[in-house]
RNA sequence: AGGUGGGGUAGAGGUUGCGGGCAACAAGAGUAUCCUGGUGAAGAAACCGGGUUUUCAAUGAAGCCAGGGGAAAGGGUUGUCCGCCGAAGUUCAACCGGUGCCCGGAACGGUUGGGCUGGGCCGUCACCGAACAGGUGCCGGACUGUCACCCGGUGGUUGCCCUGCUGCCGGGUGGAGCGCUAUCUCACCA
Repeated sequence: AGGUGGGGUAGAGGUUGCGGGCAACAAGAGUAUCCUGGUGAAGAAACCGGGUUUUCAAUGAAGCCAGGGGAAAGGGUUGUCCGCCGAAGUUCAACCGGUGCCCGGAACGGUUGGGCUGGGCCGUCACCGAACAGGUGCCGGACUGUCACCCGGUGGUUGCCCUGCUGCCGGGUGGAGCGCUAUCUCACCA
């Protein structure tokens, strides 16, 4: 010099890689909802069910019809800024938070732990969603990056050849990010 293992650092997948903030735009939607008139005739309101409290209601509730006014959230597109490469997502479990109060539930947000997924794209089905947008899940399809093994080509390795080793290119098969590449350090082998 080389090899194995532990720890650290820096990188790559890609120009639609991942996530977040801000702004604008489209849609949501002439919807929810408010007012007026008519009808109606006793209930109505808070995420759902039950109970309760409060508020409104025969000075006419809910519902329906007509007219006038008329949003927002989540999600999407574009631009820009920031953080990054288990980036991130998803699923299960536990705990916490808020909804007028109690019980039960549902959705939402957060923390911890376990599992799965290398990445994006397309498609069937199911669910969420206003949606034909988008998202999620199972399955399938080709693509792409990476490593391993095999095959072919090419260069290098000793003056030449064979063989071996090694770099690159192409092809095939397969694996998974607890991976891969480079580098530093510690220990061990020799």

This is a predicted structure of a 190-nucleotide RNA (Lysine riboswitch aptamer) from Desulfofundulus australicus. Taxonomically the source falls in Desulfofundulus (Bacteria, Bacillota, Clostridia, Peptococcaceae). The prediction has a mean pLDDT of 81. RNAcentral holds the sequence, with entries from Ribocentre.